This is a predicted structure of a 336-nucleotide RNA (Bacterial RNase P class A) from a Pseudomonadota bacterium. It matches the Rfam family "Bacterial RNase P class A". Rfam links the family to the GO terms ribonuclease P activity, dimeric ribonuclease P complex and tRNA processing. Rfam classes the family as a ribozyme. Of the family's consensus pairs, 97% are formed in the model.
[in-house]
RNA sequence: GGAGUCGGCCAGACAGUCGCUGCCGAGAGGCAGAGGAAAGUCCGGGCUCCGCAGGGCAAGGUGCCAGGUAACGCCUGGGAGGCGCGAGCCUACGGAAAGUGCCACAGAAAAUAUACCGCCCGUCUUGACGGGUAAGGGUGAAAUGGUGCGGUAAGAGCGCACCGCGCCGGUGGCAACAUCGGUGGCAGGGCAAACCCCACCUGGAGCAAGACCGAAUAGGGGGACCAUGGCGCGGCCCGCGUCGUCCCCGGGUAGGUUGCUUGAGGCGUUUGGUGACAGGCGUCCCAGAGGAAUGACUGUCCACGACAGAACCCGGCUUAUCGGCCGGCUCCCCCC
Numbered sequence: 001g002g003a004g005u006c007g008g009c010c011a012g013a014c015a016g017u018c019g020c021u022g023c024c025g026a027g028a029g030g031c032a033g034a035g036g037a038a039a040g041u042c043c044g045g046g047c048u049c050c051g052c053a054g055g056g057c058a059a060g061g062u063g064c065c066a067g068g069u070a071a072c073g074c075c076u077g078g079g080a081g082g083c084g085c086g087a088g089c090c091u092a093c094g095g096a097a098a099g100u101g102c103c104a105c106a107g108a109a110a111a112u113a114u115a116c117c118g119c120c121c122g123u124c125u126u127g128a129c130g131g132g133u134a135a136g137g138g139u140g141a142a143a144u145g146g147u148g149c150g151g152u153a154a155g156a157g158c159g160c161a162c163c164g165c166g167c168c169g170g171u172g173g174c175a176a177c178a179u180c181g182g183u184g185g186c187a188g189g190g191c192a193a194a195c196c197c198c199a200c201c202u203g204g205a206g207c208a209a210g211a212c213c214g215a216a217u218a219g220g221g222g223g224a225c226c227a228u229g230g231c232g233c234g235g236c237c238c239g240c241g242u243c244g245u246c247c248c249c250g251g252g253u254a255g256g257u258u259g260c261u262u263g264a265g266g267c268g269u270u271u272g273g274u275g276a277c278a279g280g281c282g283u284c285c286c287a288g289a290g291g292a293a294u295g296a297c298u299g300u301c302c303a304c305g306a307c308a309g310a311a312c313c314c315g316g317c318u319u320a321u322c323g324g325c326c327g328g329c330u331c332c333c334c335c336c
Stems, first nucleotide, its partner, number of pairs: 001332010012301007020033005035307001039318002042316005047206004054238004059202005064078005079093001080091004094197002099195002101191003116137002118133007145163006164186001165184008210258004220249006229243004265284008
């Protein structure tokens, strides 16, 4: 100097004039006022209601180990597998010896395993028949453990060595795992992001939840069950509770207040921890609209402004995105 990789921050700024919403104030006026994703509604909760929400089945979710957290399908740190020269990155990562199922086409054959070409032996006579074989070749994503040596008529775990696989142990680690030793010639592979098995988790509905006030109307009509019954907010069963319950048609109202923002909160500092994070101390209040609040004008500067606007709240994940700044680490080239 170049190329990469990981992490953090900002989100036009300043001034003036008029305007909008909330709170405080008698008033003048003062203070505050959309995001890093507010988006998607994909997960997890807080909160509210179902009198309580018990047990089981079904259904659904997650899937290496250990931690963090209110919790999670999230985050952190490890392990294994894979990609990259590397810093780093990715993983839908339990089980195929419980069972079922699938592996097109090609190929002899893809599970009740075989012999197309080839190799060897025998018979007859020049091309057939019989037997042996799966080392060589072909097909395929995948061909029944791999490589080498010996052996054989030719071959084959047929035998041996190493690797692989199964079983039994030792050491290290909380564990996932790693490593070492012994033993057995040894049951053909892949797919569970196929059904399934195993482990763990899960009441339901949702702020249009719910609470209060006021007003209006037709306590109208029909039907079912009737304690061996009805009802009790996903389905079924048991249990429990309650005493009338449920269904259909028709009519009226939909106004106001609240829930509604002080929090699993932010910032600073310190202690512990590899880290996620947790504790202590100090400090701050930082949107609450209700058909939906931040807009218009002028001047200056420059990174010339992308994606884009809260609606009960919070922790994540995913997606969109113009630019600017800062830091760690890796690789390549050159000079001293």